Description
This is a predicted structure of an 88-nucleotide RNA (c-di-GMP-I-GGC riboswitch aptamer) from a Syntrophomonadaceae bacterium. Rfam family: c-di-GMP-I-GGC riboswitch aptamer. Rfam links the family to the GO term cyclic-di-GMP binding. The model forms 100% of the base pairs in the Rfam consensus. The coordinates come from a structure-prediction model, not an experiment, and the mean pLDDT is 88.
RNA sequence: ACCGACAAAGGCAAACCUGUCGAAAGGCAGGGACGCAAAGCUAAAGGGUCUAAAGCUCACAAGAGCAAAGAUAGCCUGGCCACCGAAA
Numbered sequence: 001a002c003c004g005a006c007a008a009a010g011g012c013a014a015a016c017c018u019g020u021c022g023a024a025a026g027g028c029a030g031g032g033a034c035g036c037a038a039a040g041c042u043a044a045a046g047g048g049u050c051u052a053a054a055g056c057u058c059a060c061a062a063g064a065g066c067a068a069a070g071a072u073a074g075c076c077u078g079g080c081c082a083c084c085g086a087a088a
């Protein structure tokens, strides 16, 4: 380096609840733990998924479609940094 223990010391924190920001997806803070060997960082490395108030198109309308833009790293791949040291 790679790898990942019925090891050791720790770490993070899903759903849900409260508050808050947002049109929304969702984010932030507190509580809370489903889980995680990178559940650390990266969304201008690539893909997937989600939202779509603005905008455009269709429609008498209700609505529908497209999509700039936004979100998701705890969806996947990649890149960078990183604790410990059994087995292989």
Stems, first nucleotide, its partner, number of pairs: 003085002011036002016031006034074001040080003045077003048072004055066004